[in-house]
RNA sequence: GCGCCCGUAGCUCAAAGGAGAGAGCAACUGCCUUCUAAGCAGUAGGUUGGGGGUUCGAUUCCCUUCGGGCGCG
Numbered sequence: 001g002c003g004c005c006c007g008u009a010g011c012u013c014a015a016a017g018g019a020g021a022g023a024g025c026a027a028c029u030g031c032c033u034u035c036u037a038a039g040c041a042g043u044a045g046g047u048u049g050g051g052g053g054u055u056c057g058a059u060u061c062c063c064u065u066c067g068g069g070c071g072c073g
Stems, first nucleotide, its partner, number of pairs: 001072007010025004018056001027043005049065005
């Protein structure tokens, strides 16, 4: 330099055009318990890496850019 894959909550990952983007763990609050843990109920947490485009509608498709990984030279 070229090609491919990945980037979504603090962490691990779903959602592959269509309702206000979800789950598990973690965090916080309450219940239970002598206390803690476990268990149960709830709450909060997201510019979907950034920018642009297509579309009535984009996490999803296209372009560009940034970061990471793999391969080729």
Predicted 3D model of a 73-nucleotide RNA (transfer RNA) from a Candidatus Xenobia bacterium. The organism belongs to Candidatus Xenobia, within Bacteria. It matches the Rfam family "tRNA".